[in-house]
SAM riboswitch aptamer (S box leader) from Salisediminibacterium beveridgei, 111 nucleotides, folded computationally. Model confidence (mean pLDDT): 79 of 100. Taxonomically the source falls in Salisediminibacterium (Bacteria, Bacilli, Caryophanales, Bacillaceae). The RNAcentral record of the sequence draws on Rfam and Ribocentre.

RNA sequence: CUCUUAUCCCGAGUUGGCGGAGGGACAGGCCCGAAGAAGCCCAGCAACCAUCACCAGUGACAAGGUGAACGGUGCUAACCUGCAAGGUGAACCCACCUUGAACGAUAAGAG
Numbered sequence: 001c002u003c004u005u006a007u008c009c010c011g012a013g014u015u016g017g018c019g020g021a022g023g024g025a026c027a028g029g030c031c032c033g034a035a036g037a038a039g040c041c042c043a044g045c046a047a048c049c050a051u052c053a054c055c056a057g058u059g060a061c062a063a064g065g066u067g068a069a070c071g072g073u074g075c076u077a078a079c080c081u082g083c084a085a086g087g088u089g090a091a092c093c094c095a096c097c098u099u100g101a102a103c104g105a106u107a108a109g110a111g
Base pairs, nucleotide, nucleotide: 001111002110003109004108005107006106007105008104013042016041017040018039022032023031024030026082027081028080029079043076044075045074048072049071051068052067053066054065055064083100084099085098086097087096088095089094
């Protein structure tokens, strides 16, 4: 980098430290930011993988469930539209609603 599977609900810094102008993936909106952006450290959240404990199970494993949180990652402002189908508003335009897809993000596995 590509492919497969699962998830994208909730949660966690409005007073932590360093830093010093950008950031919210992309595009267009709309926002955040010197009352301090990115990034780093710390702290926290979560429970994908690993680990551990218990329950259930087995001849013995394994598959399953619950919990813990010392490890590997991840995350810690809030959004809308993007493509297609259906519906409502008196057809188109446009607006709104629903569903699915695409894009994107994360984890695990494979190449």